[in-house]
RNA sequence: UUCUUAUCCAGAGAGACGGAGGGAUUGGCCCGUAGAUGUCUCAGCAACCAGCCACGUUUAGGUAUGGUGCUAAUUCCAAAUAGACGUUUGACGUCUUGAAGAUAAGAA
Numbered sequence: 001u002u003c004u005u006a007u008c009c010a011g012a013g014a015g016a017c018g019g020a021g022g023g024a025u026u027g028g029c030c031c032g033u034a035g036a037u038g039u040c041u042c043a044g045c046a047a048c049c050a051g052c053c054a055c056g057u058u059u060a061g062g063u064a065u066g067g068u069g070c071u072a073a074u075u076c077c078a079a080a081u082a083g084a085c086g087u088u089u090g091a092c093g094u095c096u097u098g099a100a101g102a103u104a105a106g107a108a
Base pairs, nucleotide, nucleotide: 001108002107003106004105005104006103007102008101013042014041015040016039017038021031022030023029025079026078027077028076043071044070045069048067049066050065051063052062053061075100080097082096083095084094085093086092087091
């Protein structure tokens, strides 16, 4: 980097450094010199993988030791060639499923 599978309306911030854009892309809407994004330290959240405990045969519980991850806004909202329903007359709204993205685990 590519592929496969799973999840994405919950949760969780302080300090230091630094100094201009940032929130993946496009549009919107937000955040940002009252210092954002980022980096580091500490703290926290969660429970994907491993570990440990319990249960004992259907795939579910607990813990938080290790490996990741995460700690503005639902993945901030929308994105299509789709399907269902509602309003009721033409396009909106809701839901589902995609695409894209993120994270984990596995494979090449």

Record summary
SAM riboswitch aptamer (S box leader) from Psychrobacillus psychrotolerans, 108 nucleotides, folded computationally. The model forms 97% of the base pairs in the Rfam consensus. The source organism's lineage runs through Bacteria, Bacillota, Bacilli, Bacillaceae and Psychrobacillus.